[in-house]
């Protein structure tokens, strides 16, 4: 490097709830902890959901706690 412990220290924060933002998908902030070794970031691919108007393509969003990918990080049993 790979890996990832009944390790240390600490990290993050679903699902509910209360407040606000959004037309919606969701989001922020505080409570809360289902889990997370990338559950840190970043919509590039891919996939899922949203969108006021009759629909539809286009289009513009949402999700990093969906996969896959780039960037980057703490600690150190065994292998």
């Nucleotide at each position: 490097a790979c890996c990832g412990a009944u390790a240390a220290g600490g990290g993050c924060a679903a699902a509910c709830c209360a407040u606000c933002c959004g037309u919606a998908a969701g989001g922020a902030u505080g409570g809360g902890a289902c889990g997370c070794a990338a559950a840190g970031c970043u919509c590039c691919a891919g996939a899922u959901c949203u969108u006021a108007u009759a629909a539809a393509a286009g289009a513009a969003g949402a999700u990093g706690g969906c996969u896959g990918a780039g960037c980057u990080a703490c600690c150190g049993a065994a292998g």

A computed fold for a 79-nucleotide RNA from a Candidatus Aerophobota bacterium, annotated as c-di-GMP-I-GGC riboswitch aptamer.
It was read from a public genome assembly, where an Rfam model found it.
The coordinates come from a structure-prediction model, not an experiment, and the mean pLDDT is 83.